[in-house]
RNA sequence: GCCAUCUUAGCUCAGCUGGCAGAGCAAUUACUUCGUAAGUAAUAGGUGCUCGGUUCGAUUCCGAGAGAUGGCU
Numbered sequence: 001g002c003c004a005u006c007u008u009a010g011c012u013c014a015g016c017u018g019g020c021a022g023a024g025c026a027a028u029u030a031c032u033u034c035g036u037a038a039g040u041a042a043u044a045g046g047u048g049c050u051c052g053g054u055u056c057g058a059u060u061c062c063g064a065g066a067g068a069u070g071g072c073u
Base pairs, nucleotide, nucleotide: 001072002071003070004069005068006067007066010025011024012023013022019056027043028042029041030040031039049065050064051063052062053061
């Protein structure tokens, strides 16, 4: 330098032929206990990497850029 894949909650990751964004773990609160752990229930947490385009509508499609990983030279 070229090619491919990826970027979504604090972490690990889903999802969708374009139509209200989710799980597990973690966190917080309550119950339970003499207390802790465990258990049960609930709650909170997202500018979806950035900027544009298409569309009534974009996490999803298209373009440019940034970053990560792998391959080739």